[in-house]
This is a predicted structure of a 472-nucleotide part of an RNA (small-subunit ribosomal RNA, 3' major domain) from a metagenome.
It matches the Rfam family "Bacterial small subunit ribosomal RNA".
The full RNA is in RNAcentral, with records from SILVA.
Context: one part of a larger RNA
């Protein structure tokens, strides 16, 4: 100087406390350990690994088993030799891949261009090392902190400045100081979003006139919406408190008040963190295999243990009818409507539609009726039969979904434990990517919308001074 400390002081943080809702128990989905397997490919492992890489394993993917095959190779440059088109079709074998046979068989600027086969350079490798790296990430932490230059103190390591006295979300700022300035970070610039105005005014709106089943038409661009381009919040104004300071506190006006809410933005470094399987790369290895092609199998196994999750265990429910109100996205190899058919998945059909036009689209919790009366039930919905749809070459191992039929566990969960402070949490529903097909999982959107926060003694972690230290 720094790390620690069951060491002192100040001081944040859903860290505790006061709430609300879970999780640990059941059945099931989904990672992971173990255990099995030919093989159950590989990384990830406290927090920060287990719904994680994987925004989607029936082939493929695929990196693994296991059997058949290839060997300058599945794709790349080059040389040099011999051939020829070559592919394609046709036959045999075969699971394919491939092999073996037969068929048809070019161009040309004459160099060649396309090829088969040899021969040598070479390609390959999801083989090993992420303790050899580069990119990228995660983590303390959107925590307030990290430093420099010149000065000045110190043999010097180094300190000062950056402590100190207020203040702030914040090394935010103010005052004071041997220090005076900078710089990376705070903050601001940026993007949504709440409030006005101005421009436009279709596909959107519809107050006034007319029309209609319907903004469906005429008409109009007020309003709403839609997108561009500006006001608007700056402690700016009053009043108190402080040191006349920075600020706090209370008010006024306002759509908005003290960072307005939310994203994007993550210092200087730590954890030899992750990642050689995303890509790129030194070393080593393999080179008739650790390269490569293909069929089937595996990743989907199941005494068993965890993590995340869905559904529940009812009456603030469950079933039928009936009437309502979003936002935000996709769409052409595409959404797909109205009709008809089917109990239903779903089929027929193909209007519209590169889409503020048209499809997806039923928004759902809600509200109004009625059944059900506390039961393992009209609760749940597992697990089996058993018939079907759709996708796709192909649903046996192994998709999803429907319709009948069966109705398991489970009456609110031990110790323990995790999430939220406001349009939050808790609850409802819809959309997207991935994708052929497959979503209780991830990423968005909007509905309906609480409680509680005396306080900082305690747990956790975190910023500063300080003090002990046999620690580096």
């Nucleotide at each position: 100087u720094g790390a620690c400390g069951g060491g002192g002081g100040c001081c944040c943080g859903c860290a505790c406390a006061a709430g609300c809702g879970g999780u640990g128990g059941a059945g099931c989905a989904u990672g992971u350990g173990g255990u099995u397997u030919a093989a159950u490919u590989c990384g990830a492992u406290g927090c920060a690994a287990c719904g994680c890489g994987c925004a989607g394993a029936a082939c493929c993917u695929u990196a693994c088993c296991u059997g058949g095959g290839c060997u300058u190779g599945a794709a790349a440059u080059c040389a040099c030799c011999c051939g020829g088109a070559c592919a394609g079709c046709c036959g045999u074998g075969g699971a394919a891949a491939c092999a073996c046979g037969g068929u048809c068989u070019c161009c040309u600027u004459c160099g060649g261009g396309c090829u088969g086969g040899g021969u040598g350079a070479c390609a390959g490798g999801u083989g090993c090392u992420g303790c050899a790296u580069g990119g990228c990430u995660g983590u303390c932490g959107u925590c307030a902190g990290c430093u420099c230059g010149u000065g000045u103190c110190g043999u010097g390591a180094g300190a000062u400045g950056u402590u100190g006295g207020g203040u702030u979300a914040a090394g935010u700022c103010c005052c004071g100081c041997a220090a005076c300035g900078a710089g990376c970070g705070c903050a601001a610039c940026c993007c949504c979003u709440g409030c006005c105005u101005u421009u436009a005014g279709u596909u959107g709106c519809c107050a006034u006139c007319a029309u209609u089943a319907a903004g469906u038409u005429g008409g109009g661009c007020a309003c709403u919406c839609u997108a561009a381009a500006g006001g608007g919040a700056c402690u700016g104004c009053c009043g108190g408190u402080g040191u006349u300071a920075a600020a706090c506190c209370g008010g006024a006006g306002g759509a908005a008040g003290g960072u307005g809410g939310g994203g994007a933005c993550g210092a200087c470094g730590u954890c030899a963190a992750g990642u050689c399987c995303u890509c790129a790369u030194g070393g080593c290895c393999c080179u008739u295999a650790u390269g490569u092609c293909c069929a089937g199998g595996g990743c989907u196994a199941c005494a068993c243990a965890c993590g995340u999750g869905c559904u529940a265990c009812a009456a603030u429910g469950g079933g039928c009818c009936g009437u309502a109100c979003a936002a935000a996205g996709g769409g052409a190899u595409g959404c797909a409507a109205a009709u008809c058919c089917g109990c239903g998945a779903g089929g027929u059909a193909g209007a519209g539609c590169a889409a503020a036009u048209c499809c997806c689209a039923a928004a759902a919790a809600a509200c109004g009726g009625u059944c059900c009366u506390c039961a393992g039930u009209u609760c749940g919905g597992a697990u089996u039969g058993g018939a079907g749809u759709c996708u796709g070459c192909g649903a046996c191992u192994c998709g999803a979904c429907u319709c009948c039929a069966u109705g398991a566990a489970g009456u609110u969960g031990g110790a323990a434990u995790c999430g939220c402070u406001a349009g939050u949490a808790a609850u409802c529903g819809c959309g997207g990517a991935u994708c052929a097909g497959c979503a209780u999982g991830c990423c968005g959107c909007g509905g309906u919308g609480a409680a509680u926060a005396c306080g900082u003694u305690c747990c956790c972690g975190g910023g500063c001074c300080u003090u002990g230290u046999a620690c580096a």